[in-house]
This record gives sequence, C1' cells and structure tokens, in this order.
RNA sequence: CGGGGAGUAGUUCAGCAGUAGAACGUCCGGUUUGGGACCGGAAGGUGGCAGGUGCGACUCCUGUCUCCCCGA
Repeated sequence: CGGGGAGUAGUUCAGCAGUAGAACGUCCGGUUUGGGACCGGAAGGUGGCAGGUGCGACUCCUGUCUCCCCGA
C1' cells in the first nucleotide's frame, strides 16, 4: 500500500429496512439463621464517527477511525 472481516447494554453476542433484544453481570425484593443456588422485578444503548438514499436506516451506499486476518 491492496483485499477481506469485526465495531450494538458493564462483558460475550443476536437482530440485517418497520417499537433495539438474549445470556451473564449490577441493583431491589422473595426464599434462607446468613450466604450460595433458585424465583420475581428494575436500571443500563447518540447502534465506532460523519454524510447520503429512502415515508422509515443497527440494517443499504460513501468517507473516515480502531482492532483482527491475508497478500505485497
């Protein structure tokens, strides 16, 4: 320098145009003498960033940043 992949909740990831979700974690409550386990509930997201298309964008297009892989 070129090609490909990944950036979404604290963590690991799903969703690939039509209200942003799961598991684990955190907090509150139940249970227990207490803890763990289990059960119920809650909080937590400018979807890496900036533009474009479109009635509507996490999703499609363009640019850009970070990380990984391959080639030179």